[in-house]
RNA sequence: AUCCGAAAGGGCAAAACCGUCGAAAGGCGGUGACGCAAAGCCACGGGUCUAAAGCCUGUUAAAGGCCAUGAUAGCCGGGUUGCCUUGU
Numbered sequence: 001a002u003c004c005g006a007a008a009g010g011g012c013a014a015a016a017c018c019g020u021c022g023a024a025a026g027g028c029g030g031u032g033a034c035g036c037a038a039a040g041c042c043a044c045g046g047g048u049c050u051a052a053a054g055c056c057u058g059u060u061a062a063a064g065g066c067c068a069u070g071a072u073a074g075c076c077g078g079g080u081u082g083c084c085u086u087g088u
Stems, first nucleotide, its partner, number of pairs: 001088001003087001011036002016031006034074001040080003044077003047072003054066004
């Protein structure tokens, strides 16, 4: 320098429950560990979830439908930064 993840030290923290923010998806904090070698960071491409506002049907309405500008980095790809260390 590079590849890998075998080991050690250390790191993160799913579900569930509690609190809180949010229309929701979901976020944040606490408890908690299913897992993770980028489960660090970035919504750029695809996927998925939600549908408040808006639009459409209906209309006194109720109700239904469409839609991301919302969410997901622990769905995949891509970008970017990086700790320890056997081997090469």
Molecule: c-di-GMP-I-GGC riboswitch aptamer
Organism: Candidatus Latescibacterota bacterium